Predicted 3D model of a 1516-nucleotide RNA (small-subunit ribosomal RNA) from an uncultured prokaryote. RNAcentral holds the sequence, with entries from ENA. Its Rfam family is "Bacterial small subunit ribosomal RNA".
[in-house]
RNA sequence: GAUUAGAGUUUGAUCCUGGCUCAGAUUGAACGCUGGCGGCAUGCCUAACACAUGCAAGUCGAACGGUAACAGCAAGAUGGGUUGCUUUCUUUGGCGGCGAGUGGCGAACGGGUGAGUAAUGUAUCGGAACGUGCCCAGUAGCGGGGGAUAACUGGCCGAAAGGUCAGCUAAUACCGCAUACGCCCUACGGGGGAAAGCGGGGGAUCGCAAGACCUCGCACUAUUGGAGCGGCCGAUAUCGGAUUAGCUAGUUGGUGGGGUAAAGGCCUACCAAGGCGACGAUCCGUAGCUGGUUUGAGAGGACGACCAGCCACACUGGGACUGAGACACGGCCCAGACUCCUACGGGAGGCAGCAGUGGGGAAUAUUGCACAAUGGGCGCAAGCCUGAUGCAGCCAUGCCGCGUGUAUGAAGAAGGCCUUCGGGUUGUAAAGUACUUUCAGCGAGGAGGAACAGGACGAGAUUAAUACUCUCGUCCCCUGACGUUACCUACAGAAGAAGCACCGGCUAACUCCGUGCCAGCAGCCGCGGUAAUACGGAGGGUGCAAGCGUUAAUCGGAAUUACUGGGCGUAAAGCGUACGCAGGCGGUAUUGUAAGUGGGAUGUGAAAGCCCCGGGCUCAACCUGGGAACUGCAUUUCGAGCUGACAAACUAGAGUUGUGUAGAGGGUGGUAGAAUUUCAGGUGUAGCGGUGAAAUGCGUAGAUAUCUGGAGGAAAAUCAGUGGCGAAGGCGACCUGCUGGGCGGACACGGACGCGCAGGUUCGAAAGCGGGGGGAGCAAACAGGAUGAUAUACCCUUGUAGUCCACGCCGUAAACGAUGUCAACUUGGAGGUUGUGCCCUUGAGGCGUGGCUGUCGCAGCUAACGCAUUAAGUUCUCUGCCUGGGGAGUACGCCGGCACCGGUAAAACUCAAAGGAAUUGACGGGGCCCCGCCCCAGCGGUGGCGCAUGUGGUUUAAUUCGAUGCAACGGUAAGAACCUUACCAGCCCUUGACAUCCUGUGAACUUUCUAGAAAUAGAUUGGUGCCUUCGGGAACACAGUGACAGGUGCUGCAUGGCUGUCGUCAGCUCGUGUCGUGAGAUGUUGGGUUAAGUCCCGCAACGAGCGCAACCCUUGUCCUUAGUUGCCAGCACGUAAUGGUGGGAACUCUAAGGAGACUGCCGGUGACAAACCGGAGGAAGGUGGGGAUGACGUCAAGUCAUCAUGGCCCUUAUGGGCUGGGCUACACACGUGCUACAAUGGCAGGUACAAGAGGGUCCAAACUCGCGAGAGUAAGCUAAUCCCACAAAGCUUGUCUUAGUCCGGAUUGGAGUCUGCAACUCGACUCCAUGAAGUCGGAAUCGCUAGUAAUCGUAGAUCAGAAUGCUACGGUGAAUACGUUCCCGGGCCUUGUACACACCGCCCGUCACACCAUGGGAGUGGGUUGCAAAAGAAGUGGGUAGCUUAACAAUGGGGAGGGCGUUUACCACGGUGUGAUUCAUGACUGGGGUGAAGUCGUAACAAGGUAGCCGUAAAU
Repeated sequence: GAUUAGAGUUUGAUCCUGGCUCAGAUUGAACGCUGGCGGCAUGCCUAACACAUGCAAGUCGAACGGUAACAGCAAGAUGGGUUGCUUUCUUUGGCGGCGAGUGGCGAACGGGUGAGUAAUGUAUCGGAACGUGCCCAGUAGCGGGGGAUAACUGGCCGAAAGGUCAGCUAAUACCGCAUACGCCCUACGGGGGAAAGCGGGGGAUCGCAAGACCUCGCACUAUUGGAGCGGCCGAUAUCGGAUUAGCUAGUUGGUGGGGUAAAGGCCUACCAAGGCGACGAUCCGUAGCUGGUUUGAGAGGACGACCAGCCACACUGGGACUGAGACACGGCCCAGACUCCUACGGGAGGCAGCAGUGGGGAAUAUUGCACAAUGGGCGCAAGCCUGAUGCAGCCAUGCCGCGUGUAUGAAGAAGGCCUUCGGGUUGUAAAGUACUUUCAGCGAGGAGGAACAGGACGAGAUUAAUACUCUCGUCCCCUGACGUUACCUACAGAAGAAGCACCGGCUAACUCCGUGCCAGCAGCCGCGGUAAUACGGAGGGUGCAAGCGUUAAUCGGAAUUACUGGGCGUAAAGCGUACGCAGGCGGUAUUGUAAGUGGGAUGUGAAAGCCCCGGGCUCAACCUGGGAACUGCAUUUCGAGCUGACAAACUAGAGUUGUGUAGAGGGUGGUAGAAUUUCAGGUGUAGCGGUGAAAUGCGUAGAUAUCUGGAGGAAAAUCAGUGGCGAAGGCGACCUGCUGGGCGGACACGGACGCGCAGGUUCGAAAGCGGGGGGAGCAAACAGGAUGAUAUACCCUUGUAGUCCACGCCGUAAACGAUGUCAACUUGGAGGUUGUGCCCUUGAGGCGUGGCUGUCGCAGCUAACGCAUUAAGUUCUCUGCCUGGGGAGUACGCCGGCACCGGUAAAACUCAAAGGAAUUGACGGGGCCCCGCCCCAGCGGUGGCGCAUGUGGUUUAAUUCGAUGCAACGGUAAGAACCUUACCAGCCCUUGACAUCCUGUGAACUUUCUAGAAAUAGAUUGGUGCCUUCGGGAACACAGUGACAGGUGCUGCAUGGCUGUCGUCAGCUCGUGUCGUGAGAUGUUGGGUUAAGUCCCGCAACGAGCGCAACCCUUGUCCUUAGUUGCCAGCACGUAAUGGUGGGAACUCUAAGGAGACUGCCGGUGACAAACCGGAGGAAGGUGGGGAUGACGUCAAGUCAUCAUGGCCCUUAUGGGCUGGGCUACACACGUGCUACAAUGGCAGGUACAAGAGGGUCCAAACUCGCGAGAGUAAGCUAAUCCCACAAAGCUUGUCUUAGUCCGGAUUGGAGUCUGCAACUCGACUCCAUGAAGUCGGAAUCGCUAGUAAUCGUAGAUCAGAAUGCUACGGUGAAUACGUUCCCGGGCCUUGUACACACCGCCCGUCACACCAUGGGAGUGGGUUGCAAAAGAAGUGGGUAGCUUAACAAUGGGGAGGGCGUUUACCACGGUGUGAUUCAUGACUGGGGUGAAGUCGUAACAAGGUAGCCGUAAAU
């Protein structure tokens, strides 16, 4: 100085753990839609698959012989004719050049690709035993000879490719000889080895000439050194797998020899037996390595396109030749595969060079121009060659830049979209007006990339030289593929130039329509089932922009492999336990050392890239100069704190000796007693045993019970204790002897000897296994009995392995403190156990000090729970283990085991969670407490009969609709014959029965008749109104037009309002404070008490709100006031009688206001409280009785059909009118009621007493008639006056006498009454007659605690008529409550939970079906590879007796050397046998996963109804 970001998703909510997903950057990309320009880059990632065609390595005539081609030049000849032009021919190729050839150099560079390769590679740093063409520098040379051979000519063979024979010829080709400073070899005496010329110029001298000679340049030879390049060696680093653990015979080393440029087992002979490996050898898989690229804060991770360095390869495999350099991309030989040519005999080829083709693939370009520049090869040079390279072409493949216009413009235009209909938005956007012209277009101009080379002149070098040649300077001339270049500029005109994705959250951006769990979307969570901001379209918006999205891939986020930087009590994770080798770590003090470590210096860390500072393209990308950096490695030097190694010490760790001590520590042998069982005997008689209840079983052949005696096996009551011991597993009667460990205290010894531990080894419950004993009790399996739908279980009766002993295996457990081990440190309290010291007042004493073991708690830690000196605190050492859930602790492989099995240990596939702790609820066949007609105690019912009524079902043209556990079913409905009415059939209407607006006409209205079922239609009579400013207006009716009306059509799961229910249950909350990371808690819990969260006390809570209570109404007592229509005690009058009358205001009553009751008083209990119990007084006593009043909320509870209302739907109909029908149907089932079954009764006669309500189209007295329902007539009352209106049960008298009756009244026949247009479907009532079922009701079930139940009647609403229903009223008037165990419902607290749609929850396994991946599998088919023997092309090395041979030597034979042939060693391909490994496939088969509502049960979660779980065995 730079630098670090998170979010969504598990839950009702929370914190944590943990995975999945997203936002970022990047790419040699591809795909979809779209596409104006330019610059700079990139462009087969797949088939190292196969390749047509062209090009990619030639050059040198100044090395050579030559002369095919140039209608070349020169010379000569010839013809023409214009006399210097031209035709033809010729020349020892004479010259410029030059095809083919000899020769030299190059072709080993440049270019491509990444198959192989895990080290023969690469990177970095070093090293010694080497080579080197061209280049540079030095030294010395370059003398003199020889024999061939291609080309060429001729012959022959062949289709061709090509070959062969004979003959001629040159060289800088080849070979000797000479010379040898330096060079090489050496036995130190000596020996050996080279060359080539070509070109330019030239004064003297020589020569006929060529030339010699001199000089320069380029070559050449030898040698030394350098530079650069190359070969070799070492160290360190360099992917994954141990389900690859042992590998290796030339292997490791030595000696001799060979070989190479060079060290070396590189090769060979002999000798030795080594070498590598847990610091990972060998084997398998994958891979070119690096600079760097990309990402990242960094550390790291992933990658290795382009550019640069190295390596490897060139159709596949092998091989050598040439050469300075190759075992050679565009060379050779052989083998193989493939392709092509062929006359079938034989030949040819290698694009992983540049273009290009086919193929593969999601996918990657032109068969372009030029050597102008840079570079390379050859050449003296000019120059030639160069698909290297420079350029251009194609592609939005990437990066960068520019443009598609600018300003103004509100009538906020039209159109679109939305709308609450007002408007909003698109939107200054457009149009319009005024400008500009980048880019593209067209035209004119126009750099730079160019330096060289060549020529002239001048100077210098060289030289004898002013030649030649070279260098420098000046001038002249020439060279551009790109290129219609960049750039500049004239012209014209807004003219030619915008898309893509997204808009539920993450994540910027919202509405409408369509669709209706369909179509579809989706990165994760998730959207879509009729109001979708999530699908599709549109409008609008957001983001980026010539691109935008998607897909694929890498890093990041991910601290999700944690070095930086994680964890393991319960989330995944401590080995069951100890011992212990290697590796790791290690006490105190000291000297020296310098390996680690720290500082400095030097070398290196290629360039490019990244970063910084500059510069150049108008900017940028891009290019370029300089710097920094490259965190590394090596060398060197200094230091000595820490670690290490060395030395010599110490005693605090560890250990040893003596002594004492506690103990179910281990193993051996023995002994005693209790109990069960069994055997024998005695007594004794009918049961025993067992269970929830039973049965199986035992027993009259004598059980059980009891007594005596015997046998046998196993186990150890009491003591016994979160007591003791042990490493853990584990260990319990007593005695003996054997033995391990711990601890205390004391002196001494010795001197770090220690800790921990991969692999290894030991021990290791129960069950199980082997063979042998033993066997009392218990008891898997098995059997029987129960239970139950089943019962392979739980319970019962038997009962075998086993349990026991000795020996040998097994090696696992929820082997747990779910807590590895060693060491140290860090406040405490009160315990247990076991040692030991001191003190005295000797005790159950006090004060100390060790070991072990529990508990509570501080700091601290923890996600919380919790841990807390026995740490889960703070540090340290070593070790084991974890990385989402399932698949799976499984498969395969290997190891162990007699076997059962154990250990080690995956993947495919699948899900977005799985999980921990805690919270609030809900729930429990969990617990405590409490309440309620909840049960109990009672009374009366329902369920049985008949009827009424409602519902279901069925039927129907319709039986309109809704309500469905409690909380639907005498409910909506306080009353369906028409109406109601919503339903059905038929007949009609279409701006409509109803509302508003417009136009026109007319008063409205009304009488009568006809048709029709009516609606309606036609005809007809009467009528001309009201206000007026005289224009007209208001109301009403009719007609027309279109906006609209209308809908009991759908959605109560779009809603408001209202209502039910838990429940008149006592609860539900808030503010502030406090506690907790948080959800939340506290308050509201606790002790009492209450009908009550009522009140009191206590308390980190203090207060408050909605509920409770009270206030309200009514009723019960009294008082005051008032006194009619009500009342009448006293006074008076009157009647047959009656408050009838005068009067009274006392009483009753009426209706206003008060009083009264508050635990106020007394006693007791209680905590001096709240309160409770009892009592007094009182009309009433502890809320006096009753009512109204219903907290927060629950049930998507009910209602769109009361009403209101969003959306959708119908519009000559789903609207409206009318007539008739239906809602009243009827095999059946259920609910709610009424009447009964009778004597506490029925019937008949007589007789007493109410309350409250109602009355004007109403209540109706009285009277008359009728058996009656009722009819007729009619007084009274607008109501404390009159009426409804006789209350009934009761009381009393009589009768009936237990019977289907004098009970009961259904049903049916007949006759009537009333209401009403109308009683057929379908009303109520009356009378006569009829006289059904029913004799108290199965399982089950309802109501009620006092003026209550039961019973009795009365009235009202609705209503024309039509109650057994509903609502209200009074009369008579009980029984019982021990109590809270149980059933139901509710409340508080607590507990468990795997539930939260909340137990009507959750959830497990088999089976059946479909799909997916995978294991086994008789086998089958490929790949790779080991071993064994065999085989052997080309080639190289060795041998060589056959054949052959110009240079040398020799010159009578023949030789040296070479070649061919042959042979041998090595060896590629191919083949054989036998293994290993891997991939694919396989009838059948095993389990696993996933799937919508399948089947069977209910294993788990609550005490889950038998607590659950772990290991093991057995059965199904």